The prediction has a mean pLDDT of 81. Transfer RNA from Candidatus Bathyoplasma sp. NZ, 73 nucleotides, folded computationally. Its Rfam family is "tRNA". By type it is a transfer RNA. Rfam describes the family as follows. Transfer RNA (tRNA) molecules are approximately 80 nucleotides in length. The sequence was found in a public genome assembly.

[in-house]
Parts: sequence; structure tokens; C1' cells
RNA sequence: GAUCCCGUGGCCAAGUUGGCUAAGGCAGUUGACUGCAACUCAACGAUCACCGGUUCGAAUCCGGUCGGGGUCU
Repeated sequence: GAUCCCGUGGCCAAGUUGGCUAAGGCAGUUGACUGCAACUCAACGAUCACCGGUUCGAAUCCGGUCGGGGUCU
């Protein structure tokens, strides 16, 4: 330099033939429970890497940028 894949709450991670409040697990905070705790139960958190475009509507499609990884030279 060329090409392919990936980027989603603090961490892991599902969801991409565009459409109702973006699953789940761990951690955290608050509450219930308890004599106090633990266990258990309930509630709470995401501009979906960034910018722009297409569309009535974008995590999802298109272009560019950034970061990580693989392959080739």
C1' cells in the first nucleotide's frame, strides 16, 4: 500500500431481507426481606466508535474518518 472482519450500558454479549419501550449475564446503586448480614425478589443505566447521506422511519443501507484484528504485497 491492497483486501476482509470487528466497534452495541462499567465488563461480556444478542439483535443487521430498515419499523412498537435495543434481549440476557456479571458488577454497581436504591428499596423489600432480616435482630444485623448473606441468599432471594423488585426498580434504575446505552446519542449502538465518529461525521455526512438515503428514507416517512437507520444499531441495521450507502460514503468518508478513527481505532482493533486477519491475509497478501